[in-house]
């Protein structure tokens, strides 16, 4: 240098043929339950869907550009 995948909440990850408010789990806050913890039970906070453009009436989804992370391949040492 090349191919390919991946990027979505603090973690680990879902998101169906583009469509009605973007979501589980764990973790974090507050509350009940305890003499206190812990478990369990409920409630909430938390998002610019990596970043820019573009196509749509409408994009987390398609389409290009860049980044950043992985795998494999080549090359030089």
């Nucleotide at each position: 240098g090349g191919a390919c995948a991946a990027u979505u909440a603090g973690c680990u990850c879902a998101g169906u043929u583009g469509g009605u408010u973007a979501g589980a789990g764990c973790g974090c806050a507050c509350g009940a339950u305890u003499c206190a913890c812990a478990u369990u039970c409920g409630u909430g906070a938390g998002g610019u869907c990596a970043c820019a453009a573009g196509u749509u009436c409408g994009a987390g989804u398609c389409u290009u550009g860049u980044a950043u992370u992985g795998u494999c391949c080549a090359c030089a040492a």